[in-house]
RNA sequence: AAUUCAUCAUGACCAGCUGAGGGAUCAGGUCCUAUGACGCUGGGGCAACCUGUCUGUUAUUCAUUAACAGCAUAAGGUGCCACUUCCUGCGGCGAGACAGCCGAGAGAUGAGGU
Numbered sequence: 001a002a003u004u005c006a007u008c009a010u011g012a013c014c015a016g017c018u019g020a021g022g023g024a025u026c027a028g029g030u031c032c033u034a035u036g037a038c039g040c041u042g043g044g045g046c047a048a049c050c051u052g053u054c055u056g057u058u059a060u061u062c063a064u065u066a067a068c069a070g071c072a073u074a075a076g077g078u079g080c081c082a083c084u085u086c087c088u089g090c091g092g093c094g095a096g097a098c099a100g101c102c103g104a105g106a107g108a109u110g111a112g113g114u
Stems, first nucleotide, its partner, number of pairs: 001114001003112006013043005021032003026089004044081003049077003052073002054070006085106001090103004
């Protein structure tokens, strides 16, 4: 980098630095932002994708080990901590027009294999 699978309505903020834009990209909307956003650093936290641990079940063994499950845990690897992935864009249902619902696409994160 491409690819496969899963998830994306919950949750979680302080300090220091910086100084003008920012919320992925394009457009529209909308929101945040000199009462300092975005970003970076430190600390704190959230969550439970992977590993570990624990518990249970089943199978197995001399010892053990393996598989599965958990509304368990949170030590390790990531991730995340305004707004639904901020909303819409394409298709379907619906409809006077909306609203609303579902899906796709794109994106994000994790895990796998190349």
Model confidence (mean pLDDT): 82 of 100. A computed fold for a 114-nucleotide RNA from Vampirovibrio sp., annotated as SAM riboswitch aptamer (S box leader). It matches the Rfam family "SAM riboswitch aptamer (S box leader)". Rfam links the family to the GO term regulation of gene expression. It was read from a public genome assembly, where an Rfam model found it.